This is a predicted structure of a 73-nucleotide RNA (transfer RNA) from Candidatus Falkowbacteria bacterium UBA1359. Model confidence (mean pLDDT): 82 of 100. The source organism's lineage runs through Bacteria, Bacteria candidate phyla and Candidatus Falkowiibacteriota.

[in-house]
Formats: sequence, C1' cells, structure tokens
RNA sequence: CGCGGGGUAGAGCAGUUGGCAGCUCGUCAGGCCCAUAACCUGAAGGUCGUCGGUUCGAAUCCGAUCCCCGCAA
Repeated sequence: CGCGGGGUAGAGCAGUUGGCAGCUCGUCAGGCCCAUAACCUGAAGGUCGUCGGUUCGAAUCCGAUCCCCGCAA
C1' cells in the first nucleotide's frame, strides 16, 4: 500500500424500505425495609468518530478523512 469488519449515553450493544435516537447495566433522586441488598417509580446523560455532498428531511445514501480489530502481502 490492498481487502473486510467496526466507531451510537459512563460500559456493553440495537436501530435492515431515509421520517421524534432506543435497550440492558451503571449513576442520581424518591418509594419499600429496623437497615442493606433485591424490587418498584422517575430523572440526568448523545452535536450517532470528523468534514462535506444528495434530499423537504440523513445514525441510515454518496465522497473524503481519523481511529480500532482482523486477513493478505
């Protein structure tokens, strides 16, 4: 240098005909309990790696680029 996969909340991951960004765990608050865990309710937390393009509308399509993993050499 070439090929393939991946980058989405603190962690792990969904999001498959373009149309309000979600799940589990964690964190915080409240409830329950003598108390803790468990359980129940609620909340915070995201410029969807970055830049640009297409479109009325992009996590999703297109181009470039950065990073991680693997294959080949």
Rfam family: tRNA. The family's RNA type in Rfam is transfer RNA.